[in-house]
Molecule: small-subunit ribosomal RNA
Organism: uncultured bacterium
RNA sequence: AUUGAACGCUGGCGGCACGCCUAACACAUGCAAGUCGAGCGGCAACGGAAUUCGUAGUAAUACGAAUAGACGGCGAGCGGCGGACGGGUGAGUAACGCGUAGGAACCUGCCCUAUAGACUAGGAUACCCAAGGGAAACUUUGGUUAAUACUGGAUAUUCUCGAGAGAGGAAAGUUGCCUCGCAGUUAAUGCGGGUAGCACUACAGGAGGGGCUUGCGUCCGAUUAGCUAGUUGGUGAGGUAAGAGCUCACCAAGGCGAUGAUCGGUAACUGGUCUGAGAGGACGACCAGUCACACUGGGACUGAGACACGGCCCAGACUCCUACGGGAGGCAGCAGUGGGGAAUAUUGGACAAUGGGGGAAACCCUGAUCCAGCGAUGCCGCGUGGGUGAAGAAGGCCUUCGGGUUGUAAAGCCCUUUAGGUUGGGAAGAAGAUGUGAGUAUGAAUAAUACUCAUGUUUGACGGUACCAACAGAAUAAGCACCGGCAAACUCUGUGCCAGCAGCCGCGGUAAUACAGAGGGUGCGAGCGUUAAUCGGAGUUACUGGGCGUAAAGGGCGCGUAGGCGGAUAGAAAGGUGAGAUGUGAAAGCCCUGGGCUUAACCUGGGAAGUGCAUUUCAAACCAUCUAUCUGGAGUACGGGAGAGGGUAGCGGAAUUUCCGGUGUAGCGGUGAAAUGCGUAGAUAUCGGAAAGAACGCCGAUGGCGAAGGCAGCUACCCGGCCUGAUACUGACGCUGAGGCGCGAAAGCGUGGGGAGCAAACAGGAUUAGAUACCCUGGUAGUCCACGCCGUAAACGAUGAAAACUAGAUGUUGGAUGGGGAACCAUUUGGUGUCGAAGCUAACGCGAUAAGUUUUCCGCCUGGGAAGUACGGCCGCAAGGUUGAAACUCAAAGGAAUUGACGGGGGCCCGCACAAGCGGUGGAGCAUGUGGUUUAAUUCGAUGCAACACGAAGAACCUUACCUACUCUUGACAUCCUGCGAAUUUGUCCGAGAGGAUGAAGUGCCGAAAGGAACGCAGAGACAGGUGCUGCAUGGCUGUCGUCAGCUCGUGUUGUGAGAUGUUGGGUUAAGUCCCGUAACGAGCGCAACCCUUACCCUUAGUUACCAGCAAGAAAGAUGGGGACUCUAAGGGGACUGCCGGUGAUGAACCGGAGGAAGGCGGGGACGACGUCAAGUCAUCAUGGCCUUUAUGAGUAGGGCUACACACGUGCUACAAUGGGGCGUACAGAGGGUAGCCAACCCGCGAGGGGGAGCCAAUCCCAGAAAGCGCCUCUUAGUCCGGAUUGGAGUCUGCAACUCGACUCCAUGAAGUCGGAAUCGCUAGUAAUCGCGAAUCAGCUAUGUCGCGGUGAAUACGUUCCCGGGCCUUGUACACACCGCCCGUCACGUCAUGGGAGUGGGUGGUACCAGAAGCGAGUAGCUUAACCUCGGACUUGUCCGAGGAGGGCGCUUGCCACGGUAUAGUUCAUGACUGGGAUG
Repeated sequence: AUUGAACGCUGGCGGCACGCCUAACACAUGCAAGUCGAGCGGCAACGGAAUUCGUAGUAAUACGAAUAGACGGCGAGCGGCGGACGGGUGAGUAACGCGUAGGAACCUGCCCUAUAGACUAGGAUACCCAAGGGAAACUUUGGUUAAUACUGGAUAUUCUCGAGAGAGGAAAGUUGCCUCGCAGUUAAUGCGGGUAGCACUACAGGAGGGGCUUGCGUCCGAUUAGCUAGUUGGUGAGGUAAGAGCUCACCAAGGCGAUGAUCGGUAACUGGUCUGAGAGGACGACCAGUCACACUGGGACUGAGACACGGCCCAGACUCCUACGGGAGGCAGCAGUGGGGAAUAUUGGACAAUGGGGGAAACCCUGAUCCAGCGAUGCCGCGUGGGUGAAGAAGGCCUUCGGGUUGUAAAGCCCUUUAGGUUGGGAAGAAGAUGUGAGUAUGAAUAAUACUCAUGUUUGACGGUACCAACAGAAUAAGCACCGGCAAACUCUGUGCCAGCAGCCGCGGUAAUACAGAGGGUGCGAGCGUUAAUCGGAGUUACUGGGCGUAAAGGGCGCGUAGGCGGAUAGAAAGGUGAGAUGUGAAAGCCCUGGGCUUAACCUGGGAAGUGCAUUUCAAACCAUCUAUCUGGAGUACGGGAGAGGGUAGCGGAAUUUCCGGUGUAGCGGUGAAAUGCGUAGAUAUCGGAAAGAACGCCGAUGGCGAAGGCAGCUACCCGGCCUGAUACUGACGCUGAGGCGCGAAAGCGUGGGGAGCAAACAGGAUUAGAUACCCUGGUAGUCCACGCCGUAAACGAUGAAAACUAGAUGUUGGAUGGGGAACCAUUUGGUGUCGAAGCUAACGCGAUAAGUUUUCCGCCUGGGAAGUACGGCCGCAAGGUUGAAACUCAAAGGAAUUGACGGGGGCCCGCACAAGCGGUGGAGCAUGUGGUUUAAUUCGAUGCAACACGAAGAACCUUACCUACUCUUGACAUCCUGCGAAUUUGUCCGAGAGGAUGAAGUGCCGAAAGGAACGCAGAGACAGGUGCUGCAUGGCUGUCGUCAGCUCGUGUUGUGAGAUGUUGGGUUAAGUCCCGUAACGAGCGCAACCCUUACCCUUAGUUACCAGCAAGAAAGAUGGGGACUCUAAGGGGACUGCCGGUGAUGAACCGGAGGAAGGCGGGGACGACGUCAAGUCAUCAUGGCCUUUAUGAGUAGGGCUACACACGUGCUACAAUGGGGCGUACAGAGGGUAGCCAACCCGCGAGGGGGAGCCAAUCCCAGAAAGCGCCUCUUAGUCCGGAUUGGAGUCUGCAACUCGACUCCAUGAAGUCGGAAUCGCUAGUAAUCGCGAAUCAGCUAUGUCGCGGUGAAUACGUUCCCGGGCCUUGUACACACCGCCCGUCACGUCAUGGGAGUGGGUGGUACCAGAAGCGAGUAGCUUAACCUCGGACUUGUCCGAGGAGGGCGCUUGCCACGGUAUAGUUCAUGACUGGGAUG
């Protein structure tokens, strides 16, 4: 884009079309083929002249009845024509069925033209009548009768037969008219004649129709490869309208087939229709042409035509009637019914028109047809209103709360009236027919008939329709789908991986533009979507117009048949080819152009086109053909050459193993380490000898040969191919190659040998969780030979063969030529490699050995899986090979390259990473945190490193978030309003308290004198409140990789692109630090530096700090004083690889040295790139959303966070002598202090109490530093170690130490004797060890944390390993990135499918049986009007009888449908069980 559509929602009008695609399923009912009386005998029905009768009447006449074929007509019948057309359907058919173009051996009713004719005679029969049979349908016998029915004779052509002679062969009448004739009675009527019309006969021709036949075209399957016996041809005969094996007899053995026979499946064919740029692809409704069919199968009859839709006969199935004996029927005609189905209409009107049949005609018939009805089924047209209208109304929706949007939309105001409604008018479609008149023709005619003209009458189903006018009134008329991307259109609410959506990708797990609803929007519009189907997009079967190294795809290799293709020159002819002409290519349709419906759809006129076929005339380049030549392709001959080319026979040495003998002794062997195994019966080792089999070291190669597989010791023989040189010869002999034939590694198979080594299977030993493996010890087939099979490999260059052309460079191998030419060089040629230009390629790569540019031929591919499977065929002894699907399932599978990540890959490098050391943890007791458990609650968070002395720098109450109980509800807290009261202080009672009740004191400040400010109480509502949820909605802050050296950008270059380059490389560094190189050049965030502190010096300043010198002092920087020193705290200096030597590349830098307080970043700190972990935190704070509102908020008391079988982390104290205890004694730094630090002195064993000086601090206090040093004691023990636990007595803080504080004293004295696997920290003022201080804080659980100083080590060979990290590189099927991906079995469910003992159907074949109807043939039975013969009778043209010709019935027979039997095949369904496959 389209449709004969269907379904969902919706639906105003009209026009034009279309409407059982399924069950060729079954059909009730009605209709669809009749007509002619001008063919005939007639007269049942209707009308009826006339006649008769009756009644009435004088009668005419009227009425009624009967008779009545004269007449109009006509049922049934005989006869003619038509029922072979028209209408339906598409089952069958793969075919001369259809299409197209031809052909010759034919037929043809009605119609047209022409010729001739139509004479004469005869016997029947239906209807009818009579008698029967039968339920019916129907039928039997006898009798009468007519014809345009039937028959004989005559005549007969250019008819038929025949060479001819000759023979054979027709007919029908009827109607009109007549001033014609005869008979009759003048009439009626009959007979004859004339004329006109219609019929009839014969023959010839035509038109139209039909039969037959030929070329070409006409679907799929080779898992259908051979088919054929009247088959193919001939002769003869028969047969037909006609050619022909159409049929038959005989003869011959042919015919068809890879250009697809036969078989199977499917299908009516065409013009055309849909689509497409076209070429094509799909289809074959309606309309038109052809074919086939008519319940299924068979058959003929009649006829011009049929083997006949509404005819016949037979068989079968089905339905109906029946009196059970028999009968009837065929909607795939129009309607209609049932059924099937997703689905397809009225049991309508009319013959008015068009057409058909009959008829002389009028007419009759016509479900053909024309119309109407139903259906948005399609196409086309119209309408559902137009203008104005901002307060931008209300309502809805959204909102950042300002507003926005729906939206000029509505309302309102002003208009219009198509369509629809009502009323009125109102066509065309009609031509004819017929009456009358006139004329013309025929005719003897004024009759009749025909034609023309005039005139009158008359014919419309549709339908009072189209169309026109009037009237009223915006009145009666809009939906559907979609809005994540593709693809135009966005928000809110609900939902919460649910419900659902989905064409593909994919949405949905609490902020969904994707589900559902709403608002809004977009698209189309009386429709819109969905589904189904076809083409397109799809260059995705590639003719136009594709591919095959790695994506699917080159056959394992050769020889070669058919076929395809093929070198040069000349000529011939004209098959292909090209051009012209003629015929045809139906109409409709498409296209162009006119016309008609108001337009359009639609209808109609003309043209063009129809790419085709046939005939014919030219042309001769090319292809094919023929003729004659040529040498370039190909080949032959001759010389030379290389080679693991093949086959056969013989020979050789090294090694292995075994055997024999010697020497010799305890091991050998094997492995990562072992063991099995061998060995004292003497192994291994070693020497000598013997045997056997297999393979051929060095040469040896990147080499050579071969078609491929493949080929390796040496020699001989036989055979094949290749290369090269120069001449001669043949003369296109060539290339490719479907089938075919041959070769074809290894393994395997068969028969017979052989068997040393090796070695599937197997056995044992190891390894391991296991180990049917890898490793080891053994070991059989096999490996070897001969003969025969197999026929496959990653049979690979994953690259078919042949030919030509298209830059180079460099190896190697075999020839030839030239240079003096061994080496060497140059040229040429055949192979074999590497790199590379152009070009090609998706890229990788290929690149004269092409994957470049071309030509020819073959093979092969068409998403992945199922599957190289199943079934079938062929091959094979088997194993198996070859050919080779489908159902089902997935949305991918795959290639190349890119960036990462990863690797029990590689290289380089770093880090307390290992190693080297020192000290710990893990064991004990206790402290503390966590898990778990418990509980009313044990509030919450943190969970590998990177949670666990973490938030918490301090839970008895408070804190506190938890639990229990008691209370409050505008609230404990904020803002606003109203009322009252100042605020405030304070007493008593109840209560656990919050709170409640009730008193007292007190009246302040401003003021314009109304009130106001602050505060308290009460009240109403807006609101407060939430440590409630979501850290996966967030901000901020933080941890971590990691103080690791990285992470990026601009421009340029490069690649189709992702990307790359820079940032890689060589050095160097702590460092992407720096240098050099470099298609890169620069830059940014990081590194470093700038900042703080510490180490040295200087300057300045000198109190509360300091005291060298001076003075004074009993002593003390206590004092005078000093400003030197220490120190304090402000500013400077100093260090930069600056200097020297070496190394390096003269660089960066490194090593060593000097000087210096300090040396190569001096030590320490702060400082943390791009990012990662949806890392942590909603309980610091902030914050979106959700939830709660007499509670999840608030208050109070008590309890809990402190529980305790247990598990883990972090610590403290120890286990002791480098120690414990006692006495004495020395030296810090950094801090803190007024709700504070607290001195001296007194009391207490002590915690502490009393006391009160000083200090808002370099001044006073905390404050004794401890380890250390000196002396004494303890002497290795559960201790004079260790201090848990417990008892008693106290102190302090605090409303309050019970749950649940710290400290003191006395007493008690547990575990523990250095800690398993494992694991942590530390590289120097570090570890270790020692004490001091501070924050928080009433007190404290601090052994924690953060600081401070004292004493003060050991070790680092080194980078193999463990962990983490950086750079480069490599592989990758990973990308959520190895905690990845992913394979197979097993279990369960579902689906399709193979096998399967079989079972049930369909179907065609073969053989046989059988044989209805019919046709043909035969015939001895029966029978027979016409014609013939004979006889007889008489009424002399009739009858009777007999016979014949010809026929009928019967019987027999040939062919044959249905049916039956047997058999092999094919196909479908089904089947216990079973095989694999797919999916969850």